[in-house]
Context: one part of a larger RNA
RNA sequence: GGCGCAUGGGGGAUGUCUUGGCAUUAGAAGGCGAUGAAGGGCGUGGAAGUCUGCGAAAAGCUUGGGGGAGCUGACAAACGAGUGUUAAUCCCGAGAUUCCCGAAUUAGCUCAUGUUGAAUCCAUAGGCAUGAGUGGCUAACCCAGGGAACUGAAACAUCUAAGUACCUGGAGGAAUAGAAAGAAAAAUCGAUUCCGUAAGUAGCGGCGAGCGAAAGCGGAACAGCCCAAACCGCGAGGGUUUCCCGAGCGGGGUUGUAGGGUCUUUCACAUGGGAGUUACAAAAUUCUGGCUAGAGGAAGUGUCCUGGAUACGGCACGCCACAGAGGGUGACAGCCCCGUACUCGAAAGCUUUGAAUCUCCCGAAGGAUACCUGAGUAGGUCGGAGCACGUGAAACUCCGACUGAAUCUACGGAGACCAUUCCGUAAGGCUAAAUACUCUCUAAUGACCGAUAGCGAACUAAGUAGAGCGAUCGAAAGGUGAGAAGAACCCCGGCUAGGGGAGGACACUGAACCUGAAACCAUGUGCCU
Numbered sequence: 001g002g003c004g005c006a007u008g009g010g011g012g013a014u015g016u017c018u019u020g021g022c023a024u025u026a027g028a029a030g031g032c033g034a035u036g037a038a039g040g041g042c043g044u045g046g047a048a049g050u051c052u053g054c055g056a057a058a059a060g061c062u063u064g065g066g067g068g069a070g071c072u073g074a075c076a077a078a079c080g081a082g083u084g085u086u087a088a089u090c091c092c093g094a095g096a097u098u099c100c101c102g103a104a105u106u107a108g109c110u111c112a113u114g115u116u117g118a119a120u121c122c123a124u125a126g127g128c129a130u131g132a133g134u135g136g137c138u139a140a141c142c143c144a145g146g147g148a149a150c151u152g153a154a155a156c157a158u159c160u161a162a163g164u165a166c167c168u169g170g171a172g173g174a175a176u177a178g179a180a181a182g183a184a185a186a187a188u189c190g191a192u193u194c195c196g197u198a199a200g201u202a203g204c205g206g207c208g209a210g211c212g213a214a215a216g217c218g219g220a221a222c223a224g225c226c227c228a229a230a231c232c233g234c235g236a237g238g239g240u241u242u243c244c245c246g247a248g249c250g251g252g253g254u255u256g257u258a259g260g261g262u263c264u265u266u267c268a269c270a271u272g273g274g275a276g277u278u279a280c281a282a283a284a285u286u287c288u289g290g291c292u293a294g295a296g297g298a299a300g301u302g303u304c305c306u307g308g309a310u311a312c313g314g315c316a317c318g319c320c321a322c323a324g325a326g327g328g329u330g331a332c333a334g335c336c337c338c339g340u341a342c343u344c345g346a347a348a349g350c351u352u353u354g355a356a357u358c359u360c361c362c363g364a365a366g367g368a369u370a371c372c373u374g375a376g377u378a379g380g381u382c383g384g385a386g387c388a389c390g391u392g393a394a395a396c397u398c399c400g401a402c403u404g405a406a407u408c409u410a411c412g413g414a415g416a417c418c419a420u421u422c423c424g425u426a427a428g429g430c431u432a433a434a435u436a437c438u439c440u441c442u443a444a445u446g447a448c449c450g451a452u453a454g455c456g457a458a459c460u461a462a463g464u465a466g467a468g469c470g471a472u473c474g475a476a477a478g479g480u481g482a483g484a485a486g487a488a489c490c491c492c493g494g495c496u497a498g499g500g501g502a503g504g505a506c507a508c509u510g511a512a513c514c515u516g517a518a519a520c521c522a523u524g525u526g527c528c529u
Stems, first nucleotide, its partner, number of pairs: 001528009015514001016479002020449002022446007029438002031137002039101003042055003046079001049075003061095006070083003108134009141172001142170005152159001156206001182189002193220005203211002224430003227374001231251004237245003256408001258373003261369007272362005284357004289351004294344003300317003304314002318335002320324001326338003379403008389415001410425005466473002486513001489501004
């Protein structure tokens, strides 16, 4: 020096565990904010720091309930000072307080009312005052206004990606849409939305790449209504003094087999019927149910064995069960503890299916008349856009410019256009449910993860430390033991680290702490050289 064996150091793999995550299901909730939010800063304890709570009334105050012996939140034990059966601490409801920044506001904007009041007579603009609203934040979902490129087309320009990403505005618990100027082609259906299918079909397409319906059928859920106008009445105000116009208000009326108005004829009329607070008118109370604290809740022993442990294991003999879900307890517990099945419970606040009180509504037919039925609208031309549809034979819908009807013997549509035949009634409005989503709460589940995994984050200090001027980027880091019993005391030492005794302990479990692999480094020893 090499090889081997043994014993260690080193290191933190592996095994095991779980405080934390992930996903799903069901229900709830779906907002907070000028009565100052979200988010911060600074304070606040007997006590230095961090977290949590709270706000100069500051780990809290008042009050109504619950609960019943300890308590003064956590890291984090001790000390100090207190408090509590005259009911504390704690849990739930309501109230008070709530520093500074922050929309941050003594402002801005909008609307209403009053007052004042120019050029310019009336008036208007403007000013002032008062009042109401708004503003900001928020995970996704939704609607609208703008709107890419990489990419694909094996290049690339139409096209695609894609009306996607992103920006902006707005609203709600959902939003949008919605009661046919529809779909269709059978003497059909009957608002909207969503799902399955139709169907990768019909089509569109440098007919390339690709894009890609609808009807129908089967389901989920179902709900329909109100104005404008004709006509009647009242009528601010104006013109005029015979009268007329008339903002506004009330009645009437709402449709496509056209309906309504007006005039006329006939019948009917309430001890009855219907509807309702999400549209269709609108307010409230009570009961009922639920949520926000809780309460009751069965049944096992043995010192027989093992063991560190009078075990939750073995053995023996029992018991309960509408409860053998789960967790904890010194090893695996239905019967030890918390619970579980089941049953019960609210002064106060919130909410609600249903019910009651209550509130509202109730004519029809025949004939005549031609008064009404949404106008700078529909449509057209030009230029664009959306429709699966790229200008095409291109209907339909929307926008810009220029034009510009008809009035029910009417008008629009049925994919150029015309005829016929059918379907519908635009140019006003409202509308629940079925559908989308989850920052959040409750309950539950998992052939989900188990500390290089699972959220970036299981941890005294994670969106922390740290990086960056900034926008922003962004970690590592879990486990002593049943119990600290966390090693009094003695010895060596620099009186440090560390070590040796002692004590305790099942344990070389000693805090750099469960297990403790490999690399790597030693010590001892055997063999070889």